[in-house]
Molecule: Bacterial RNase P class A
Organism: Desulfobulbales bacterium
C1' cells in the first nucleotide's frame, strides 16, 4: 500500500405549525359520560417470515401401547429448543477462516438414466497365456486370468518386489481396512501394538431400523360485569266483592279488561371491564468459566391500540458529488429495509449511509 477474513456499532438530529393514541390534572356542560386546556410518554434492528421452543389459558388424562411426527458426533449452557458454545471426525482454502441431517447399506425391500460384456449369488468385449485343429506372417475351437486397454459418477483394495505359462493377496514390505489389546481423553475420539489376506459398489432430504423427545387447541386463549330476546324458577296480588291499563299531575266519573299481572332470581346478546405491560426484564460494575452462559450489589421502569394511534408540511444541521477556497461560501442530490397487536428465548429473511477493532496473504521500505 493493495487484495482478503471475522466480529460489533449506529439506523437521521434539533426547532417550528397543524394534527392522531394513551395517563395525570385543571375547567365548563345537558354529569357513571362530553367538550376543552396545560402537561407527560407514544415502534424495531428486524416490530417482519410465523420456521422452532417456552410462559399463560381452557379441554383431555389411572398406567401402557399402536399410528403420527420431531431430532440424529460429544460434551456442556437454558426455562426449553430443531438454539447456543467448545470439542472430535470429514471437505474446501497458501493463510486467517470457512461448510457439513455427520446413527444403521454384515436386519430386510426397493432404485442406480446413458454408456457399458457386466450395475452385483458379480462379470469376460479388446487384449496376454497354454493346448489342439486348418487352407499356417494368419484364422478356428477349448481352456486359463483379471495385470493392461474401453465404458462409466460408480468395476471385487492401492502401490512396488517377488512369483507364474500369462496372471491373481497367491507371498511380501508399506499405506489402507477389519477384530482385539494398550495408553491419553468425562465423552465424539486420537496415538501404539498385535492378528487377520480383505470380509466384498453406491444411495436412507428412498422405504425402513435403532435411540431419545412429543397430549390438543389458542389471547378471536380464557375469567368478571352486565342494556336486550326466548325458554326457566319463585313470590305477591287476583278471577264478578276486578289484579291491571288509558282519558294531563289528583279525585270523581266513563273507557278497556271475563285471566293473568307484577316484582326478583336465572339467563348471556349488544357493549363494557380484566387478561395487557413488574418481565426467565434493562443497564452499570465486581467476580467465576476457554466459552455459551452463571452469580453478587447498585440503580431504573421505557407504546399500550382495538379496525386498530405513533403523521404531515418547513427551516438549519449531518452524508456524498460539482465549483472557488486554508477553517468557509455557492450549486445539486440521497437518508434504506420496515410498521407493536398477550408476552418471552432463538433462527431465517430484508437493509440506504457511515463509523470501529481483530486477524490473514502479497508487495515495498528500514
Nucleotide at each position: 500500500u493493495g487484495g482478503a477474513g471475522c466480529g460489533g456499532g449506529u439506523g437521521c438530529a434539533u426547532g417550528a405549525u397543524c394534527g392522531c393514541u394513551g395517563g395525570u390534572u385543571c375547567g365548563c356542560c345537558g354529569g357513571u359520560g362530553g367538550c376543552g386546556g396545560g402537561u407527560c410518554a407514544g415502534a424495531g434492528g428486524a416490530a417482519a417470515g410465523u420456521c422452532c421452543g417456552a410462559a399463560c389459558u381452557c379441554c383431555g388424562c389411572a398406567g401402557g401401547g399402536c399410528a403420527g411426527g420431531a431430532u440424529g458426533g460429544u460434551u456442556c449452557g437454558u426455562a426449553a429448543c430443531a438454539c447456543g458454545a467448545a470439542c472430535u471426525g470429514g471437505g474446501g482454502g497458501c493463510a486467517a477462516c470457512c461448510c457439513c441431517a455427520a446413527g444403521g447399506a454384515a436386519a430386510g425391500u426397493g432404485c442406480c438414466a446413458c454408456a457399458g460384456a457386466a450395475a452385483a449369488c458379480a462379470u469376460a468385449c479388446c487384449g496376454c497365456c497354454c493346448c489342439g485343429c486348418c487352407u499356417c506372417c494368419g484364422g478356428c475351437g477349448g481352456g486359463g486370468u483379471a495385470a493392461g486397454g474401453g465404458u462409466g459418477a460408480a468395476a471385487a483394495g492401492g502401490c512396488g518386489a517377488g512369483g507364474u505359462a500369462a496372471g491373481a493377496g497367491c507371498u511380501c514390505a508399506c499405506c489402507g481396512c477389519u477384530u482385539u489389546c494398550a495408553u491419553g481423553g468425562u465423552g465424539a475420539c486420537a496415538u501404539g501394538a498385535a492378528a487377520g489376506g480383505c470380509a466384498g459398489g453406491g444411495u436412507a432430504a428412498a422405504c425402513c431400523c435403532c435411540a431419545u423427545c412429543c397430549g390438543g387447541a389458542g389471547c378471536a386463549a380464557g375469567a368478571c360485569c352486565a342494556a336486550a330476546u326466548a325458554g326457566g324458577g319463585a313470590a305477591a296480588c287476583g278471577u264478578u266483592c276486578g289484579a291491571g291499563g288509558g282519558c294531563u299531575g289528583c279525585c270523581c266519573g266513563c273507557c278497556c279488561g271475563a285471566a293473568g299481572u307484577u316484582u326478583c332470581c336465572g339467563g348471556g346478546u349488544a357493549g363494557g371491564u380484566c387478561g395487557c405491560a413488574u418481565g426467565a426484564g434493562g443497564c452499570a460494575u465486581c467476580g467465576g468459566g476457554c466459552g455459551a452462559c452463571c452469580g453478587g450489589u447498585g440503580c431504573c421502569c421505557u407504546a399500550g391500540a382495538g379496525a386498530a394511534a405513533u403523521g404531515a408540511u418547513c427551516a438549519u444541521g449531518c452524508c456524498c458529488c460539482c465549483g472557488g477556497a486554508u477553517u468557509c461560501c455557492g450549486g445539486g442530490g440521497a437518508g434504506a429495509c420496515a410498521g407493536a397487536a398477550u408476552u418471552c428465548g432463538g433462527c431465517u429473511u430484508a437493509c440506504a449511509g457511515c463509523c470501529c477493532g481483530c486477524u490473514c496473504c502479497a508487495u515495498u521500505u528500514u